[in-house]
The RNA shown here (small-subunit ribosomal RNA) has 1473 nucleotides and comes from an uncultured bacterium. The coordinates come from a structure-prediction model, not an experiment, and the mean pLDDT is 84.
RNA sequence: AGAGUUUGAUCCUGGCUCAGAACGAACGCUGGCGGCAUGCCUAACACAUGCAAGUCGAACGAAGGCUUCGGCCUUAGUGGCGCACGGGUGCGUAACGCGUGGGAAUCUGCCCUUGGGUUCGGAAUAACAGUGAGAAAUUACUGCUAAUACCGGAUGAUGACUUCGGUCCAAAGAUUUAUCGCCCAAGGAUGAGCCCGCGUAAGAUUAGCUAGUUGGUGAGGUAAAGGCUCACCAAGGCGACGAUCUUUAGCUGGUCUGAGAGGAUGAUCAGCCACACUGGGACUGAGACACGGCCCAGACUCCUACGGGAGGCAGCAGUGGGGAAUAUUGGACAAUGGGCGAAAGCCUGAUCCAGCAAUGCCGCGUGAGUGAUGAAGGCCUUAGGGUUGUAAAGCUCUUUUACCAGGGAUGAUAAUGACAGUACCUGGAGAAUAAGCUCCGGCUAACUCCGUGCCAGCAGCCGCGGUAAUACGGAGGGAGCUAGCGUUGUUCGGAAUUACUGGGCGUAAAGCGCACGUAGGCGGCCAUUCAAGUCAGAGGUGAAAGCCCGGGGCUCAACCCCGGAACUGCCUUUGAAACUAGAUGGCUUGAAUCUUGGAGAGGCGAGUGGAAUUCCGAGUGUAGAGGUGAAAUUCGUAGAUAUUCGGAAGAACACCAGUGGCGAAGGCGACUCGCUGGACAAGUAUUGACGCUGAGGUGCGAAAGCGUGGGGAGCAAACAGGAUUAGAUACCCUGGUAGUCCACGCCGUAAACGAUGAUAACUAGCUGUCCGGGUUCAUGGAACUUGGGUGGCGCAGCUAACGCAUUAAGUUAUCCGCCUGGGGAGUACGGUCGCAAGAUUAAAACUCAAAGGAAUUGACGGGGACCCGCACAAGCGGUGGAGCAUGUGGUUUAAUUCGAGGCAACGCGAAGAACCUUACCAGGCCUUGACAUGUCCAGUUUGAUUACCAGAGAUGGUUUUCUUCACUUCGGGUGGCUGGAACACAGGUGCUGCAUGGCUGUCGUCAGCUCGUGUCGUGAGAUGUUGGGUUAAGUCCCGCAACGAGCGCAACCCUCGUCCUUAGUUGCCAUCAUUUAGUUGGGAACUCUAAGGAAACUGCCUAUGAUAAGUAGGAGGAAGGUGGGGACGACGUCAAGUCAUCAUGGCCCUUACGGCCUGGGCUACACACGUGCUACAAUGGUAGUGACAAUGGGCAGCGACCCCGCAAGGGUGAGCUAAUCCCCAAAAACUAUCUCAGUUCGGAUUGUCCUCUGCAACUCGAGGGCAUGAAGUUGGAAUCGCUAGUAAUCGUAGAUCAGCAUGCUACGGUGAAUACGUUCCCGGGUCUUGUACACACCGCCCGUCACACCAUGGGAGUUGUUUCUGCCUUAAGUCGGUGAGCCAAUCUGGCAGCCGCCCACGGCAGGGAUGAUGACUGGGGUGAAGUCGUAACAAGGUAGCCGUAUCGGAAGGUGCGGCUGGAUCACCUCCUU
Repeated sequence: AGAGUUUGAUCCUGGCUCAGAACGAACGCUGGCGGCAUGCCUAACACAUGCAAGUCGAACGAAGGCUUCGGCCUUAGUGGCGCACGGGUGCGUAACGCGUGGGAAUCUGCCCUUGGGUUCGGAAUAACAGUGAGAAAUUACUGCUAAUACCGGAUGAUGACUUCGGUCCAAAGAUUUAUCGCCCAAGGAUGAGCCCGCGUAAGAUUAGCUAGUUGGUGAGGUAAAGGCUCACCAAGGCGACGAUCUUUAGCUGGUCUGAGAGGAUGAUCAGCCACACUGGGACUGAGACACGGCCCAGACUCCUACGGGAGGCAGCAGUGGGGAAUAUUGGACAAUGGGCGAAAGCCUGAUCCAGCAAUGCCGCGUGAGUGAUGAAGGCCUUAGGGUUGUAAAGCUCUUUUACCAGGGAUGAUAAUGACAGUACCUGGAGAAUAAGCUCCGGCUAACUCCGUGCCAGCAGCCGCGGUAAUACGGAGGGAGCUAGCGUUGUUCGGAAUUACUGGGCGUAAAGCGCACGUAGGCGGCCAUUCAAGUCAGAGGUGAAAGCCCGGGGCUCAACCCCGGAACUGCCUUUGAAACUAGAUGGCUUGAAUCUUGGAGAGGCGAGUGGAAUUCCGAGUGUAGAGGUGAAAUUCGUAGAUAUUCGGAAGAACACCAGUGGCGAAGGCGACUCGCUGGACAAGUAUUGACGCUGAGGUGCGAAAGCGUGGGGAGCAAACAGGAUUAGAUACCCUGGUAGUCCACGCCGUAAACGAUGAUAACUAGCUGUCCGGGUUCAUGGAACUUGGGUGGCGCAGCUAACGCAUUAAGUUAUCCGCCUGGGGAGUACGGUCGCAAGAUUAAAACUCAAAGGAAUUGACGGGGACCCGCACAAGCGGUGGAGCAUGUGGUUUAAUUCGAGGCAACGCGAAGAACCUUACCAGGCCUUGACAUGUCCAGUUUGAUUACCAGAGAUGGUUUUCUUCACUUCGGGUGGCUGGAACACAGGUGCUGCAUGGCUGUCGUCAGCUCGUGUCGUGAGAUGUUGGGUUAAGUCCCGCAACGAGCGCAACCCUCGUCCUUAGUUGCCAUCAUUUAGUUGGGAACUCUAAGGAAACUGCCUAUGAUAAGUAGGAGGAAGGUGGGGACGACGUCAAGUCAUCAUGGCCCUUACGGCCUGGGCUACACACGUGCUACAAUGGUAGUGACAAUGGGCAGCGACCCCGCAAGGGUGAGCUAAUCCCCAAAAACUAUCUCAGUUCGGAUUGUCCUCUGCAACUCGAGGGCAUGAAGUUGGAAUCGCUAGUAAUCGUAGAUCAGCAUGCUACGGUGAAUACGUUCCCGGGUCUUGUACACACCGCCCGUCACACCAUGGGAGUUGUUUCUGCCUUAAGUCGGUGAGCCAAUCUGGCAGCCGCCCACGGCAGGGAUGAUGACUGGGGUGAAGUCGUAACAAGGUAGCCGUAUCGGAAGGUGCGGCUGGAUCACCUCCUU
């Protein structure tokens, strides 16, 4: 000191979370020792038992005991002092309670100092004795007695009072040596009481409170001032600087945290306060309204003989209870201190010690050295090894702690030690007695294997887990801390996330809608004064402890002791005078007044005007009008619409009109008049800081809405109808009521926006425009300049960026308002306002880890611009209808094996399922296996073949004949084979294409995709690659903060088209011979073949273009602008396809999911779809004639000629391993006929007979002959291909193949039509724009309803707590009165009793506040893939949103006004160059 988390990525805002420290802690696992501390935070709940306050015989009498008779001891009682200290707790208390600093009107036992005094008498009484009452506690009566107990007289220095004459008030003795006491005064010390300034929680959803209340006079009372109390008088006192009320709380020194400022806290220790079962009260006393005293009331507990009594652990132990949780019914007065006493001494749960607890802090230990075969075992492994790991064992040492034994303190002063035979010291034996916990995905140090398979589970946040989990559980290893380690809880920190130090408000949360103005805050220049603030010096205080610094003592440390500093504060006093405040006197620049002037939709009132609309009347006139995307509702033959004239009514004011004007904002628009506000300019004069802001407050405040009364033309929520639609409570249309208008009164809100509070000052410019002034020139006018407004662009600066930029969002100052994660919610409750609608003020529970701003790259848009493509259009031919073929779905089945699924699956894998193939099904067999490698044993041999038996076959058994395995270095060696055995293993078309490689499809042969350096930007990124042209092309040119480069394009490659050269067989034949025949000589010209070259490059001309790139036309040329075709497929996309071509990780099967065989199936068939073939006919059918191709194939082959058969085909077999022989025959063509029919079209289907292949044609092949002769007459919506040698049409060949194409792949023949063009559909590219999308529109997302759960509001009420007021009753008690009774009589005597005031508890009645609960009910939140729609995000398909009103299942729709936080197009204005 920071880190993680919003996004595809970025910057910012902003919350959540983590790392740190701490604790009177608790819980989990673990646990060796010592020192020092600490230990009921909850029930101020109830308490058994013991102890915690006594002492004095030197105050007194008495009783008992002892006696050496001198006396001594013990004590119940009277008396004195103490019991008001010490100890506990934190209920109450928001207060002079506490803290701090002051003050005057007081008291003070014991103690100290000083001055005096201590005299004479008296009457009682307890104890005791007797008689009684009672269960007891206790108590009555009679009698006796003492005192330092009680009372009176005297004296009274001093004292108090005083009318200055005077009056009043004391005492106690004990013992004898000396002392201790007692009384009256004064002073001190100590302690206590009282008063005051300042400080000391939260809530305004608590705003008014107060009658002894505030003050005065008098009196009473107190130790003392005082409404403390009473009588009278006055009407005050407190309060937005927060009274009153409610809730919470002991306060402080300090403690924890923090850099600090602060924040939190108030255990232990110390100071103060309060309390003592709950409430009230007084007594005694120096001191109490008294923890271990009294009286009364209440609750509770206990005893009881039922009559009555006793008690108070918030003292120390301890018990029950509560709780997550907190100790011994210990020892001693040895020390320190307290009480009494002359003292010895006694008492002391204060205290000092011990016990229990890892509760905390501190210290120590659990061994040290050496030790490599890097042991064994574990784990991992690429099988080599690695790691655990010098770790262990082994060897050599040591003894801290613990154990045993011995000695043995300080604390104590002469004596006295609970602790304690403790601390400490010495000796001894022996590695001996002693290690765990958490974590290992990132934050955050530390990684692998196995198991599990969105399960079990983890989790502080992000998030892991759906078969390869470093995130779950275990293991190995590692990291961290260590007698502890983790978890939970709480506090501070990080959090500048409440910001004083130290934040913000255009768009992220946040400027009140606007103004006026009260309190308050702040305030111009000069001078004097004062000294409140301010600054400085001095003094007092700021307890001790603690923190900090320096020393010292326990072996160190924790801990303790000493000293210093500090205690940031308060008070007193002395000074200074700059600034602020106060006082005084001036000034004019801030502000205001005055004069003159012009501008303006500024406001209010009255009047006037024309255009338009609708209605009414009349005329002309006839069938439609109106409306829409298209229609309909509607109006019209009862005369509409249209048109002309006249009249009526209400509302609004076209053009001018303008980022023009005015106004504080809302807002204001015809014209005229009247009244009136403000701003501005210029200027003589006047006042003299009069100013700025502004909590509360007051006023104004669009639209909608409300009330009363008018008015009502148009428009128009609601409503009605018509359309649209799946629906249409909408968009569109026809109507239409409130309303819109006026007057008066309410409401008080808007995207009331510049989303930007007001005021003042300062800080480059350029350029428009509106309203004034001045100067210069000047015919209309222009230039310069100076003020005020209103715009655009732009520098510095600011900003997260966008942007703002003298009209600031810059730099400063003052004041006000507001914000603090999203949702819940601007909601609930309460208050205020309102007629209502509602407005305003304004939470919480709960829930999420985000919500958000700006910008970036993509993708998308029923956004835009440009461009391309058989994309459309223009054409030609098809598909969709029929029959059949083939594939698919579905269904069926024992099986109908599997895969492929929009384009980019469906004549696809399959270039060919009768068996085989074959993976499927049924049945039968085999188990180291049909196949590979390795081990052992036996045989050594191998392959082909004949026949028989069993069987469906596999297989098994027997048998005939022939041959005698491979490699070889030819030396022999190594193998091989068959059978058997046990294993390793083989095998799997089993799963996962979402674990993969490879291959392929697709966008797309589309023109794109990137990089280096540089530059710009905080950054993601941008630039380059955009722009202007051009191209098929990111093709090229130009321009440009870019300059270059790569993969693509093009070219290079193949082929076709022209020519040349070379070569001339099997091919060719012009010339010369020759033949039936290029047949044979011959030729090498031509064709052709196949090698090599040439040729085309916008090269030439003209035009155009920027003179470029290029384009248009032309020439020449076989070919002209990439000449045609092919191969060739950038970065990437689709988790595209394929584990069944192959390969392969993981998983699964192993007498089976492997292997073999027979038969069956893949060929099923109500149906649906795709792709084809054949047709529907005359551009044709049939018959006939007969010419012209190219590619390709051929030895288990092609097969000629010839013969047979109607034919398929059969027989024979020449030639050919192919430019030689064969397939091979081309077909469309031409001629004749048919004449529009279900036909001489069409050929399905069926019957029957054949042929071929093959082991075998039943399921299930192809072909032929004869017979049969179905549907079909050009095909609905829709949809496909094609731009030239193309479509269409015609045939041919090949692969696969025993046989089986209408499929596929090639080949040639004949051979068109059309393209105006790019508006539209589809796809693609570039640029731009919007976006709430990024799994990227097959996206995102809203609301009702249904279900479950959660918290919450209302609620007839119910039930607690608390408080206020009034009344009633009134204990104890003080006070007052009385006091015939009693006691005393020496009295101004005392007491009982009675009466009265006040009064606790209680009772009654009525209010307030608050908690819990409540049938039912309202919305909210969260949930798996529910239902209905589609509101929003793109112009989201009707732009959205705000306010308001109304309507509707719901999102929502519509009306009115407003906003841009709307896309697109056009126009206007302005700016830049």